[in-house]
Molecule: SAM riboswitch aptamer (S box leader)
Organism: Nitrospira sp. CR1.3
RNA sequence: UAAAUAUCGAGAGAGCGCGAGGGUUCUGGCCCAGCGACCGCUCGGCAACCUGGUGAUAGCCGCCAAGGUGCCAAUGCCAGCCCGGAUAGGGAACGAUAGGGC
Numbered sequence: 001u002a003a004a005u006a007u008c009g010a011g012a013g014a015g016c017g018c019g020a021g022g023g024u025u026c027u028g029g030c031c032c033a034g035c036g037a038c039c040g041c042u043c044g045g046c047a048a049c050c051u052g053g054u055g056a057u058a059g060c061c062g063c064c065a066a067g068g069u070g071c072c073a074a075u076g077c078c079a080g081c082c083c084g085g086a087u088a089g090g091g092a093a094c095g096a097u098a099g100g101g102c
Base pairs, nucleotide, nucleotide: 001100005098006097007096008095013043014042015041016040017039021032022031023030026080027079028078029077044072045071046070049068050067051065052064053063054062055061076094081091082090083089
């Protein structure tokens, strides 16, 4: 970090520090937050994209492990654009993560 691909309604806690906002552009809601949120560090955990092993094998796929990432409030918190009578349902857009690329 452009485009493309896959996934995004499940899951996962404490201690210490900081000190006012935060919920990943914006807007409207709603929620979290001095009973200390967010963020950082330590330990712990969840999960299984890459990696390793293995069964099968052209491939898809399954199982084991957990080295590299990631993640640990609420559906990506809800809505905004399109279809729809609709607050149903679906799609798109944007965003996050991964491998890949530079």